The prediction has a mean pLDDT of 77.
Two RNAs folded together computationally: RNase P RNA and transfer RNA, 420 nucleotides in total.
It holds a member of the Rfam family "Bacterial RNase P class A". By type it is a ribozyme. About the family: Ribonuclease P (RNase P) is a ubiquitous endoribonuclease, found in archaea, bacteria and eukarya as well as chloroplasts and mitochondria.
[in-house]
RNA sequence: AGAGUAAAUUAUACAGUCGCAUGUAGAAAUGCAUGAGGAAAGUCCGAGCUUCAUAGAGCAAGGUGCCGGGUAACACCCGGUGAGGGUGACCUUAAGGAAAGUGCAACAGAGAUAUACCGCCCGUACGUUAAGUGCUGGUAAGGCUGAAAAGGUGAGGUAAGAGCUCACCAGCAAUUAGGCGACUAAUUGGCUAUGUAAACCCCACCUGAAGCAAGACCAAGAACGGACCAUGGAGUGGCUGCUCGUCACAGUCCUAAUGGUAGGUCGCUAGAGCUUAAUGGUAACAUUAAGCGUAGAUAGAUGACUGUUUAAUACAGAACUCGGCUUAUGUAUUUACUCACUAC
RNA sequence: GGGGAUAUAGCUCAGUUGGGAGAGCGCUUGACUGGCAGUCAAGAGGUCAGGGGUUCAAGUCCCCUUAUCUCCACCA
Numbered sequence: 001a002g003a004g005u006a007a008a009u010u011a012u013a014c015a016g017u018c019g020c021a022u023g024u025a026g027a028a029a030u031g032c033a034u035g036a037g038g039a040a041a042g043u044c045c046g047a048g049c050u051u052c053a054u055a056g057a058g059c060a061a062g063g064u065g066c067c068g069g070g071u072a073a074c075a076c077c078c079g080g081u082g083a084g085g086g087u088g089a090c091c092u093u094a095a096g097g098a099a100a101g102u103g104c105a106a107c108a109g110a111g112a113u114a115u116a117c118c119g120c121c122c123g124u125a126c127g128u129u130a131a132g133u134g135c136u137g138g139u140a141a142g143g144c145u146g147a148a149a150a151g152g153u154g155a156g157g158u159a160a161g162a163g164c165u166c167a168c169c170a171g172c173a174a175u176u177a178g179g180c181g182a183c184u185a186a187u188u189g190g191c192u193a194u195g196u197a198a199a200c201c202c203c204a205c206c207u208g209a210a211g212c213a214a215g216a217c218c219a220a221g222a223a224c225g226g227a228c229c230a231u232g233g234a235g236u237g238g239c240u241g242c243u244c245g246u247c248a249c250a251g252u253c254c255u256a257a258u259g260g261u262a263g264g265u266c267g268c269u270a271g272a273g274c275u276u277a278a279u280g281g282u283a284a285c286a287u288u289a290a291g292c293g294u295a296g297a298u299a300g301a302u303g304a305c306u307g308u309u310u311a312a313u314a315c316a317g318a319a320c321u322c323g324g325c326u327u328a329u330g331u332a333u334u335u336a337c338u339c340a341c342u343a344c
Numbered sequence: 345g346g347g348g349a350u351a352u353a354g355c356u357c358a359g360u361u362g363g364g365a366g367a368g369c370g371c372u373u374g375a376c377u378g379g380c381a382g383u384c385a386a387g388a389g390g391u392c393a394g395g396g397g398u399u400c401a402a403g404u405c406c407c408c409u410u411a412u413c414u415c416c417a418c419c420a
Stems, first nucleotide, its partner, number of pairs: 001342001002339008010330001013308006020035006037315001041326002044324005049211004056244004061207005066080005081095001082093004096202002101200002103196003117143002119139003123135004151169006170192001172189007215266004225254004235249005258420004273292008345416007354369004363400001371387006393409005
């Protein structure tokens, strides 16, 4: 020097000229500060926040599904168990229940959850014997079909066979031991129990609905409709599948139709925030201390050119905000480890 | 920005508890006709949008990606 495994970093930099958005200073000219990502994406999960009466109960519907832990929460993360793959480093895993019940298993094949079609064998009849044929039985070892044929391999045994018996292996149950647990190991027993739950279903746990075009306030302005009603239990409407229950209302409710506006302010960015260090923990993570200030538009800013430099030429562009997952993606590099031999 | 739906032959669409990929129109060939239209007969044409998984088996069940369509302003 080869082939690979795992984890991590990075997403050019600087200067000049012109320009854009927000904030701020100023009377103004203008100055100063800041200005996209690791995925801002898909909108697949989980939350914050807001409104829907005060947010109740049951059913339905949906989701999750080995064990323990982390977290605000999760379908996420960490550690472990089992199963599968790889020589190995290591990787993958929607992984509860099929002895609660139902459904399905096309075609092929004798037979699809149970089966004598071919075959093998005892007996018996015909046949002089043999071969052969018929009949009554035994038999799941062999053949065929299929994704799958009721444990597998070997030996004994038998008329032929068969867990009929034995050894090993796989599976099941019980006991004991270890582990918080998933589970593992040993012993004993009986001798076998198809697959499918990303089919219905059962069990355990979880979920009220809608979404910032949510919603709150101010301003402007014009034109109409519909539903239900009269003093006590009905009606309408809300609680966004249904029922119960409950709340509001004699002027309430609705927005299909009709009319007006195309305006402003807030929500709008300091948050489960980021960086570093220490401590606890295998780890995810937690706690403490110090430091940092980091886009906020509403036709929608974050750009263009020149020079130097670099491996940096990719995917791509915030729109209420976070934590994850998934998908797309260039270049250069670091750390730890595995296998294999050859050459020097 | 946020909801919802769809993708199957050239076009419009079926595909009902997972086992055969289909219908109508269109297209090609032949027959009937002097010719066209029309009718009849036969035939071709499919990566079920793409990829992965579950299953013996996937258009159908689950996950990811792509494309298309559609709805949602405020006030009275």